[in-house]
Context: one part of a larger RNA
Molecule: large-subunit ribosomal RNA, domain II
Organism: Cellulomonas sp. JH27-2
RNA sequence: GCCUGCGAGUUAGUGGUACGUGGCGAGGUUAACCCGUGUGGGGAAGCCGUAGCGAAAGCGAGUCCGAACAGGGCGAUACAGUCGCGUGCUCUAGACCCGAAGCGAAGUGAUCUAGCCAUGGGCAGGUUGAAGCGCGGGUAAGACCGCGUGGAGGACCGAACCCACCUGGGUUGAAAACCGGGGGGAUGACCUGUGGUUAGGGGUGAAAGGCCAAUCAAACUUCGUGAUAGCUGGUUCUCCCCGAAAUGCAUUUAGGUGCAGCGUCACGCGUUUCUUGCCGGAGGUAGAGCUACUGGAUAGCCGAUGGGCCCCACCAGGUUACUGACGUUAGCCAAACUCCGAAUGCCGGUAAGCCAGAGCGUGGCAGUGAGACUGCGGGGGAUAAGCUCCGUAGUCGAGAGGGAAACAGCCCAGACCACCAGCUAAGGCCCCUAAGCGUAUGCUAAGUGGGAAAGGAUGUGGAGUUGCACAGACAACCAGGAGGUUGGCUUAGAAGCAGCCACCCUUGAAAGAGUGCGUAAUAGCUCACUGGUCAAGUGAUUCCGCGCCGACAAUGUAGCGGGGCUCAAGUAUACCGCCGAAGCUGUGGCAUUCACACAUCAGCUAAGCCUUCGUGGUUCAGGCGUGUGGAUGGGUAGGGGAGCGUCGUGUGGCGAGUGAAGUCGCGGGGGAACCCAGCGGUGGACGCCACACGAGUGAGAAUGCAGGC
Numbered sequence: 001g002c003c004u005g006c007g008a009g010u011u012a013g014u015g016g017u018a019c020g021u022g023g024c025g026a027g028g029u030u031a032a033c034c035c036g037u038g039u040g041g042g043g044a045a046g047c048c049g050u051a052g053c054g055a056a057a058g059c060g061a062g063u064c065c066g067a068a069c070a071g072g073g074c075g076a077u078a079c080a081g082u083c084g085c086g087u088g089c090u091c092u093a094g095a096c097c098c099g100a101a102g103c104g105a106a107g108u109g110a111u112c113u114a115g116c117c118a119u120g121g122g123c124a125g126g127u128u129g130a131a132g133c134g135c136g137g138g139u140a141a142g143a144c145c146g147c148g149u150g151g152a153g154g155a156c157c158g159a160a161c162c163c164a165c166c167u168g169g170g171u172u173g174a175a176a177a178c179c180g181g182g183g184g185g186a187u188g189a190c191c192u193g194u195g196g197u198u199a200g201g202g203g204u205g206a207a208a209g210g211c212c213a214a215u216c217a218a219a220c221u222u223c224g225u226g227a228u229a230g231c232u233g234g235u236u237c238u239c240c241c242c243g244a245a246a247u248g249c250a251u252u253u254a255g256g257u258g259c260a261g262c263g264u265c266a267c268g269c270g271u272u273u274c275u276u277g278c279c280g281g282a283g284g285u286a287g288a289g290c291u292a293c294u295g296g297a298u299a300g301c302c303g304a305u306g307g308g309c310c311c312c313a314c315c316a317g318g319u320u321a322c323u324g325a326c327g328u329u330a331g332c333c334a335a336a337c338u339c340c341g342a343a344u345g346c347c348g349g350u351a352a353g354c355c356a357g358a359g360c361g362u363g364g365c366a367g368u369g370a371g372a373c374u375g376c377g378g379g380g381g382a383u384a385a386g387c388u389c390c391g392u393a394g395u396c397g398a399g400a401g402g403g404a405a406a407c408a409g410c411c412c413a414g415a416c417c418a419c420c421a422g423c424u425a426a427g428g429c430c431c432c433u434a435a436g437c438g439u440a441u442g443c444u445a446a447g448u449g450g451g452a453a454a455g456g457a458u459g460u461g462g463a464g465u466u467g468c469a470c471a472g473a474c475a476a477c478c479a480g481g482a483g484g485u486u487g488g489c490u491u492a493g494a495a496g497c498a499g500c501c502a503c504c505c506u507u508g509a510a511a512g513a514g515u516g517c518g519u520a521a522u523a524g525c526u527c528a529c530u531g532g533u534c535a536a537g538u539g540a541u542u543c544c545g546c547g548c549c550g551a552c553a554a555u556g557u558a559g560c561g562g563g564g565c566u567c568a569a570g571u572a573u574a575c576c577g578c579c580g581a582a583g584c585u586g587u588g589g590c591a592u593u594c595a596c597a598c599a600u601c602a603g604c605u606a607a608g609c610c611u612u613c614g615u616g617g618u619u620c621a622g623g624c625g626u627g628u629g630g631a632u633g634g635g636u637a638g639g640g641g642a643g644c645g646u647c648g649u650g651u652g653g654c655g656a657g658u659g660a661a662g663u664c665g666c667g668g669g670g671g672a673a674c675c676c677a678g679c680g681g682u683g684g685a686c687g688c689c690a691c692a693c694g695a696g697u698g699a700g701a702a703u704g705c706a707g708g709c
Stems, first nucleotide, its partner, number of pairs: 001709006011093003015090010027048003033042003052059002062074004096234002099231001103224006114198009123188001125157003128153001132149006161185003165182005200216001202212003237643006247260005261368002263365007272358001274353008287340001288338002294334003298330004306322001307320004371396010401412003416589004421585003427579003430563003436576001438575006449565001455549002459546010476533005482506003487501003512527001516525002590633009607619004644698001646695010662682005667676003
């Protein structure tokens, strides 16, 4: 890992509540217990209901507050309950199952290990050579020195022994701590045998929270114990109908819970819902505006006040490239400004449409209370985020199908089933790839299309405005471009051309007291301007369409899905076709629900009538059935409904050694769970159907449990 088996909403309570169903009914019912074995008889204590109000005394269809015959609260006046059974939910219990770390109690442990106690054992060999002592020297005597002797030391080297510092291996190991090579101690605070002792908030610890039997920030075993777990995981057959939420308020609350909101089911009301038109309302958003307020803020004018300077005993006065209120002119800004002021939306009325799983009320049962993205209106942030927080709409969530190459949240569109039928949506129609290399007229040359800004540019197409131009423009070429004058100043110099000032006059077709280059300064070249040659357009500017540059990243083109595309297969406008989905249609079928019709009474219920009251007869309505028509049938959490299957019990009916169950094969049926006529093999003793009832009742998941492979 697979296979097989096992594996999770149970049981109890004269608990609570709702619904279904049954008995009795203004009543219903017993409990313990007794007699007893018949699911029998007894047992009335008690409980619920029939009357409420008040804290109570108490009063009573009323009562309480109150002075009240006031007013108000709760009641009465349309009266149904109760006891079983079943089901949903709930309460108390382990309460759907598995899962803690832990807490407490009583015990068991020092054969491992820590310390200690008692008693034993062990340490090859080599080295060093303390004290003391002897002798000699030395001294007044010493001290001291030398040579011997001696054999000290948590002394030295190094086996056994003890340890575990480095490194390699091992790491589903040979081993739940080892192996190899090195390393440290090795007469000591040394190592070690045996026996003993200290016990769990306790021991022991040269102290690491170490060790106390592979377990230690509180051992192990059993018990309390099925501790608790707002947490994680798991929770077993089928079909049908409906179908959420991720919000508000509160919370020692934030991944939990309560109430409300939203779902479902039952009963009741019966168009009250929704949409649109019209009518009537409230409002202060968008916008706009501000000599309409509150504030902000730009420029000009005016210029109070204040400051500077002059003057001044004081009072004054003069002046000012300072400040600059108020006012004024013009132009602005505002979520917490408004003289104004929409569109939507909201509320009410009315009419029409719609009849829908619309709406409202009461009750049973829930789930949800982590939401996500996109568009629009905003706050926070950086007018960042696949960011965050609101509002609003949509989708996903819980939604399949088609498109977007692929792609929960985008676009189209809501899947009951079947079909080798048709029409469309979004999006597409050269090939991959279904359908047009469709038609018409333009544009683009950049593979723009098929990624991007400020900014830049004789790209190119279109629409304007305007200047010059056959009295000859623009460009090119030829010629001129002068004189006063080297203007004045400045300067070493300044002559058109460092700088400052001025910028005139003359001759002329024209020529600046000079546009640029140049010189030390001149010179020189050139321009403006003019004439000629030539010959028809040539400049400036605005707007629009499509392009260009700006444009750098890491495996490989790689910013059209690819191929490939240029009067396109790009782009703009107009048009005609076609393809294209689980959409719509067609044909057939199933289910749910509503309406209508019909039939039959087989059963039930309630109402009315007749009633010889035995409760009998009769009538209509509802449910079940059939037919027709309309609508509906995506679905997570969740609610409701209907069934299948397993094991057993009761009643009735059947099968079986002439072969039960089980099992294998052939063959068939049903809308599913599933079921089976018939035949054959195997098997060898029980089994099936109907109606009721009762459950240890359905397996793929729980790092599930056991076994097998």